[in-house]
A computed fold for a 1524-nucleotide RNA from a Candidatus Parcubacteria bacterium, annotated as small-subunit ribosomal RNA. Rfam family: Bacterial small subunit ribosomal RNA. Gene Ontology terms of the family: structural constituent of ribosome and ribosome. Lineage of the source: Bacteria > Bacteria candidate phyla > Candidatus Parcubacteria.
């Protein structure tokens, strides 16, 4: 770090999957050892039992036990001393329960229910308290009264209570003392007034001193705790508005302390789109998992906080609690009772039930650590230290190690030869981890105590544990599985199975050769463990901050048109220092995590240390950028003046003509409308056409134009009023005033609505006619909402520009249109200047007026042009883009900001808000459901799309088929069998170039069982083999008899043959969808490719496309191609021609013929002429010359491929199946049946004729060594019989060829056409002609008079006729099939149509490829949701009744008693939320159900979109839009 899955193939998109790590796990096979860790994730469910918090006698009294020591009393022994028992006091030790009373039960320990909150992290903050600790000063004087224990008495089952007696304290009061503290006052240097403690124990001493431990008071610190505040802290808006102690103030009260924390007034605030309020989860964090990070997930175990202690609510003690193992009380529950009352709280350790997939010992010790208490000794302590259990995980160790066959056995496979397990085993040698066993044996011990002035020194303390460890010394001995091998994934084979069983994470796998099911062998991988399963993270850039998109793929809002919030902002100074950037400080608990070191043999793991902790806050400094203040400027933007322009830009009002339509009038007289055709329809009551006249509505034809305006929607007669925007030009203001835009406002086709109006024409719905299998459509006649005004309403379109959000800058250029400005040039006009000419009038050198002619100046129209603007097309450079395509009007380059997507179906849905008279909008999900849905372009293919081209493909002509009979062949039927295959061309005169036996596969019937056949083994026989004969039989075969006297070898033997047995033979059994080989078809059609190049990301494409020819991808010319292959051509054959040789069986002669054989010859090679852009190419007319002329006719040859096309029955041959049969053998049947279809063919229907006599012309071809072809005579009507020459054949036979020609008959008739069928006689062939052969001869003498729809064949030696040969073969069913030659036509205008085919184009949602895809209703199974009468649970709020403990208030001398606050309980209402649920309406899913056929091609009515009506369903029809 990818990979699989969409598709014939490719690129995108884009979901799903899988490969990794992880777990307090669980489940399933499997299990040697050991270390460290970890173990109720579900019922904050319920608990028997025992343990878990006590300690102090050096605070008190008291009472009991023991010892000792002492003073009695009493027995007893004993003469006595003296002993010994019991008993009572006294003291002194030591010890026990229980009380008074100190300290401590607020820590340790569990647990995660609640809790979205200052609960947590993190950073600050100010109005606060603190036992024990420590520091510092000071004091601890006096004294009085009660109380438990105790003792009596009563009450109770029990807990337990009650009254009277009596005591003691470091308990409990009073007094005194106060330079503190408090509290008032004065004034504030500090003075006054009042108030405020206290307690002793103990050792030493004889006592005092002293000493330790302690009270009291103050004051400071450490350590805790309390408090407030800023950031951070999960979903949902289908939750938008919450809030009355609610914000705030003032007085007061409350607490340690601030504070609506209470309270009484006063005020009306405060919170909220920057998400209040409501709902749902959820303990928060240090950290762990994961990831490259960013981030995502989670919150076991350690560790900090919190919170809680059956459920709810209260305080008291106390430094600390509203207190797990303390009180009260109220719920539920569970115990005990004598019924009258009691008692309880394992979410501490064990441990039981339960609940769940699931989670351990009623274990040891306080030796260490910690903790309480205590002056210590102690004492306590399920904290904790330890063992135990359990692969739960993680780290190390083993199950041996060497050596041991060209290689056992077994087992699998096998091509039967070997391969594989596999040095693996057995065997040999050797170690000892562990294991047995026996012997040593720890460290964790520091500290306490006692004695010393000290120094020191003595005594003592170990659950674990006789455990780790260490030594001997036996033993390979107990100790390997799991999963998986089609791809992704590392590893392959045999059998069973036969869409079954089953496997599957996705993709799929399995319908008889499954590397995919299931087993066996084998391999792969991991290993005490290996799968599955659940989750989370990663892969996934699939939520994209890092790091995505939105023309067509999901996605731009209809129009963003006005505009509020919010985001972003133009130019300059200047100041500030908030982002911003540095530097310092601090903090960021500890562990973890990272580095390196160290100690457990190693590693887990565990120590010291360092780093890092990206966050926060202080403090300095900077000041470019952004922000803020403050002033400045004009390029943005706007604002006004002057002027010019173009317009279907909006509302109102008026008027106008053409059509149309309707009434009246005229004229006229038969049909008119309509259609693919037709009919309803309308017209003799006079239609339609044509004239006039008047009426009504609604639209505006020509102009008219990718022109014009306008946000959009949309807007088109004229002309008037009122109005809105927009572009130019110049000029003056104003001075960033801008961009955008969530909400919210306005506008918004068409249909549709409501209410008065109109209503000519079109026209949903309706009625009629057609059409159709049916037509609730298309077509056609009518026709009503509507279409049109007015005024309200509705809010959606495929509201689209090429599906393209608003601004704004930047980035090449050519070419239109539309406007508007500019400059220049010409050309008219007008105005004036200057010069000069004519001329008139005055004057007389001039002057003035008129007229022409040059020149110039200002303007003005018209024309062409330059140039710069706005607006609107085409085309293209750079880019981009999955392509397609966009390209200054972007979909480039970049920047603001809105809006929207996140697989496909369900869903343009449901539910719930909101709008709406309705129709309905608008927001909008979720269970189930598939592995795809789609973009874009690619190559086919296909279109009832286009273009161009061929083809006897249609036309034209000929001759048939289809009808008759008959032959053969198929179907169906039938049957014992009627053997199988072949089926649209391409199956049916196929396979079958011959079914009477045989062929022979089918049937009956009889028989064999190593077989007819082939190899071999074994055993046994034998004069090998062989011939002939009887019996029985249908035959096969079964039993017999006799004949024959033997092969090879020197020899052993050996061949051969019968019997038995045993390998095996055999199968026309199955599968042509395992197969080879063969062959059929598009098609003799012109194509199909490849190699370099070049294009495209790629699939592919170019080449092969264009143009011209051509039978042709033949050829030429151009070209990002340049050349090559396979097919076309040619090479080959055979024929027409000549030419050379040869010359027998051919040629009676001849340079003829004829046979053979080798050769030449034709090639746009000559020539005229025409066409094409052609000089070199092509193509067409004509000529000349040849036998033939433009491929001379004809064959042979059949590209890459297709159709699972055909054949296991011709032949091979996997795999399967049968083995006294599916094998072999016979004998008879059948493949030849016969109502009937079908197909292919033959004779005919006659006179272009048939018959009969006569005459004439060929080609191919066959023919015995066994049985052939058979002349020639003979015989028979004839078939053919006899007889018999000839010839292994250019010599001899088949063999006379017929159509033809001559001639006579017969004359349109079922006729002398025609010859089917029948009767009878006959010949041949064969072992045999019934079933079932051919032919001959006499007799009969059907059908049929040229054939409906249709449909075949053929363009020349062809068609059509006529005849002759061969194959197979004993015969033949042959009219079939292969060949040969005679006679021998007609017609082709042309390519509209028909079928076929080729090339190019276009559209496709098809790729099994149109016999394809594919939609809805119906009718069945099967699932989840939704609706719903109800119904049954939970939360919650309000109101109203009640109301325990307890606080507070007040009154009370005490006892008490009122008032409020209150957990809970009840009613009533209201909200929310969830369980079922008759039925109902959709929806999804399911190999072969019904009806259609509505999409895809111009899908047969071009399709969609919105809307209304309508119809069994797709659907259909009006409006209006869109091209996708």
């Nucleotide at each position: 770090a990818g990979a699989g899955u969409u598709u014939g193939a490719u690129c995108c998109u884009g979901g799903c999957u899988c490969a990794g790590g992880a777990u307090g796990a669980a489940c399933g096979c499997u299990g040697g050892c050991g270390g460290c860790g970890u173990g109720c994730c579900u019922g904050a469910g319920a608990u028997a039992u025992g343990c878990a918090a006590g300690u102090c006698g050096a605070g008190c009294g008291a009472a009991g036990u023991u010892u000792a020591u002492u003073c009695g009393a009493u027995c007893c022994c004993g003469c006595a001393a003296g002993g010994g028992a019991u008993u009572g006091g006294a003291u002194a030790a030591a010890u026990u329960c229980a009380g008074c009373g100190g300290c401590g039960g607020a820590c340790g320990g569990c647990u995660g229910a609640g809790u979205a909150a200052c609960a947590c992290g993190u950073a600050g903050g100010a109005a606060u308290c603190u036992g024990c600790c420590c520091c510092u000063u000071u004091c601890u004087g006096g004294g009085a009264g009660a109380u438990a224990g105790c003792c009596c008495c009563g009450c109770g089952a029990a807990a337990g209570c009650g009254g009277g007696g009596a005591u003691a304290a470091u308990a409990c009061c009073c007094c005194a003392u106060a330079g503190u503290u408090c509290u008032g006052g004065c004034c504030u240097c500090g003075c006054c007034a009042g108030a405020u403690a206290a307690a002793g124990g103990c050792c030493u001493u004889c006592a005092c001193c002293g000493g330790c431990c302690g009270g009291a008071a103050a004051g400071g610190g450490a350590u805790g705790a309390g408090c407030c505040u800023g950031c951070g802290u999960c979903c949902u808006a289908u939750c938008a508005g919450g809030u009355a102690g609610u914000u705030g103030g003032u007085g007061g009260g409350g607490u340690a302390a601030u504070g609506g924390c209470c309270u009484a007034c006063c005020a009306a605030g405060c919170c909220u789109a920057u998400a209040a309020c409501g709902g749902g989860u959820a303990g928060c964090u240090g950290g762990u998992c994961u990831g490259a990070g960013a981030g995502g997930a989670u919150g076991a175990c350690c560790a900090g906080c919190c919170a809680g202690a059956g459920g709810g609510g209260g305080a008291c003690u106390g430094a600390g609690a509203c207190a797990c193992g303390g009180c009260c009380c109220c719920c539920a529950c569970u115990c005990c009772u004598a019924c009258g009352g009691g008692a309880g709280g394992c979410a501490g350790c064990a441990a039981u039930c339960a609940g769940g997939a699931a989670u351990a010992g009623u274990c040891g010790g306080c030796a260490a650590u910690g903790g309480g208490c205590g002056a210590a000794a102690g004492c306590c302590u399920g904290a904790c230290c330890g063992c135990g259990c359990g692969a739960c995980g993680u780290c190390g160790c083993g199950u041996g190690u060497a050596g041991g066959a060209a290689g056992a056995a077994g087992c699998u496979c096998u091509a039967a030869c070997g391969a594989g397990u596999g040095u693996a085993a057995a065997c040999u040698a050797c170690u000892g981890u562990g294991g047995u066993a026996g012997g040593g044996g720890a460290a964790g011990a520091a500290g306490a105590c006692c004695c010393g002035c000290a120094a020191g020194g003595g005594u003592u303390u170990g659950a674990c544990g006789g455990u780790a460890c260490c030594c001997u010394a036996c033993u390979a001995g107990a100790a390997a599985g799991g999963a998986g091998c089609c791809g992704c994934u590392a590893a392959c084979u045999g059998c069973g199975u036969g869409c079954c069983a089953g496997a599957a994470g996705c993709g799929u796998c399995g319908g008889u050769a499954a590397u995919a099911c299931g087993u066996g062998g084998g391999c792969u991988u991991c290993a005490a463990g290996c799968g599955u399963u659940a989750u989370c993270c990663g892969g996934u850039u699939u939520u994209a901050c890092u790091g995505g998109g939105c023309g067509u793929a999901a996605a731009g809002g209809g129009u963003c048109g006005u505009g509020u919030a919010g985001g972003c902002g133009g130019u300059u100074u200047g100041g500030u220092a908030a982002g911003u950037u540095a530097u310092u400080u601090u903090u960021u608990a500890a562990a973890u995590u990272u580095c390196a070191c160290c100690g457990c043999u190693c590693a887990a793991c565990g120590g010291g240390g360092a780093a890092a902790a990206u966050g926060g806050a202080a403090a300095u400094a900077a000041u470019a950028c952004u922000a803020c203040c403050a002033a400045u400027c004009u390029a943005g933007a706007g604002u006004u003046a002057u002027c010019u322009u173009a317009a279907g830009g909006g509302a109102g009002a008026a008027u106008g003509g053409a059509a149309c339509u309707g009434a009246g009038g005229g004229a006229g007289g038969a049909g008119u409308a309509g259609u693919g055709a037709a009919a309803u329809g309308c017209g003799u009551u006079g239609a339609u056409a044509c004239c006039c006249u008047c009426g009504g509505g609604a639209a505006c034809a020509c102009c008219a134009g990718u022109g014009g305006c306008g946000a959009a929607g949309g807007c088109g007669a004229u002309u008037c009023u009122c109005u809105a925007g927009a572009a130019g030009a110049u000029g003056a203001c104003u001075g960033a005033c801008g961009c955008u835009g969530a909400g919210a406002c306005a506008c918004g086709a068409a249909a549709g609505c409501u209410a008065g109006g109109g209503g000519a024409g079109c026209g949903a719905a309706g009625c009629a006619g057609a059409u159709u299998a049916g037509a609730g459509a298309c077509c056609u006649g009518c026709g009503u909402a509507g279409u049109c005004c007015u005024a309200g309403c509705c809010c959606u379109a495929a509201a689209c520009g090429a599906a393209u959000g608003u601004c704004u800058g930047c980035u090449a250029g050519c070419u239109g249109c539309a406007u508007g400005a500019u400059g220049u040039c010409a050309g008219c006009g007008u105005a004036u200047a200057g010069c000069u000419a004519a001329u008139a009038a005055u004057a007389u050198u001039a002057u003035u007026g008129u007229u022409g002619g040059c020149u110039g100046u200002a303007u003005g129209c018209u024309g062409a042009u330059u140039u710069c603007g706005u607006g609107u097309g085409g085309c293209g450079a750079a880019g981009g883009u999955a392509a397609c395509c966009c390209g200054u009007u972007a979909a480039g380059c970049a920047g603001a900001c809105c809006g929207c997507c996140u697989g496909g179906g369900g869903a343009u849905u449901a539910c719930g808000a909101c709008c709406g008279c309705a129709a309905g909008g608008u927001u909008a999900a979720a269970a189930c459901u598939c592995a795809a849905a789609g973009g874009a372009a690619u190559u086919g293919g296909c279109g009832g799309g286009g273009a161009g081209g061929c083809a006897c493909a249609c036309a034209a002509c000929c001759a048939g088929u289809g009808g008759a009979a008959u032959a053969u062949g198929u179907g169906g039927u039938u049957c014992a069998a009627u053997u199988c295959g072949a089926g649209a061309c391409g199956a049916a005169a196929c396979g079958a170039a011959a079914a009477a036996c045989c062929u022979c596969a089918c049937c009956a019937a009889g028989g064999c069982u190593u077989g007819a056949c082939a190899u071999c083994c074994u055993a046994u026989g034998g004069a090998a083999a062989g011939u002939u004969c009887c019996g029985u039989g249908a035959a096969a075969g079964c039993g017999g008899a006799a004949c024959c006297c033997u092969c090879c070898g020197c020899a052993a033997g050996g061949a051969c043959c019968g019997u038995a047995g045993g390998a095996c033979a055999g199968g026309u059994g199955c599968u042509g969808c395992a197969u080879g080989g063969c062959u059929g078809u598009c098609g003799u059609c012109a194509g199909u490719u490849c190699g370099u190049u070049c294009c495209g990301u790629g699939a592919g494409g170019a080449g092969u496309g264009c143009c011209c020819u051509u039978a042709a991808g033949u050829g030429g010319g151009a070209c990002a191609a340049c050349g090559a292959a396979c097919g076309c051509a040619a090479c080959c054959c055979c024929c027409a021609u000549c030419u050379u040789g040869u010359g027998u069986u051919g040629a009676a002669u001849c340079u003829a013929u004829c046979a053979c054989a080798a050769g030449g010859g034709a090639c746009u090679g000559c020539u005229c002429c025409c066409g094409c852009u052609u000089u070199a190419g092509c193509g067409g007319g004509g000529g000349a010359g040849g036998a033939a002329g433009g491929a001379g006719g004809g064959g042979c040859a059949g590209a890459c491929g297709u159709c699972a096309a055909g054949u296991c029955a011709g032949c091979a041959u996997g795999g399967u199946c049968c083995u006294u049969a599916u094998g072999c053998c016979u004998u008879g049947g059948g493949c030849u049946a016969c109502a009937c279809a079908c197909a292919u063919a033959u004779u005919a229907c006659a006179a272009u004729g048939a018959a009969u006599a006569g005459a004439a012309c060929a080609a191919c071809g066959g023919g015995c060594a066994u049985u052939g072809c058979c002349a020639a005579c003979g015989c028979g009507c004839a078939a053919g019989c006899g007889u018999g020459a000839g010839c292994g054949a250019a010599u001899c036979c088949c063999u006379u060829a017929a159509a033809u020609c001559u001639a006579u008959u017969c004359u349109c008739a079922g006729u002398g056409g025609g010859g089917a069928u029948u009767g009878g006689g006959g010949u041949c062939u064969g072992a045999a002609a019934c079933u079932c052969g051919a032919c001959c001869c006499c007799a009969u003498g059907a059908a049929c008079g040229c054939g409906g729809a249709a449909u075949u064949g053929g363009u020349a030696g062809u068609a059509a006729u006529c005849g002759c040969g061969g194959a197979u073969c004993a015969g033949c069913a042959a009219c079939g099939c292969c060949g040969c030659g005679g006679u021998g036509a007609a017609u082709a205008c042309g390519u509209u149509c028909u079928u076929g085919c080729c090339u190019c184009u276009u559209g496709c949602a098809c790729a099994c490829a149109c016999c394809g895809c594919c939609c809805g209703u119906c009718a069945a199974a099967c699932g989840a949701a939704c609706a719903a009468a109800g119904u049954c649970g939970g939360a919650a709020a309000u109101a109203u009744u009640u109301g325990a403990a307890u606080c507070c208030g007040c009154c009370c001398c005490c006892c008490g008693g009122c008032g409020g606050a209150g957990a809970g309980a009840g009613u009533a209402u209201u909200c929310u939320u969830g369980g079922c649920g008759a039925u109902g309406a959709g929806c999804g899913u399911u190999a072969a159900g019904u009806c259609g056929u509505a999409a895809c091609a111009a899908g047969g009515u071009a399709u969609c979109c919105g809307u209304u009506c309508u119809g069994g369903a797709a659907g259909g029809a009006g409006c209006g839009g869109a091209u996708g």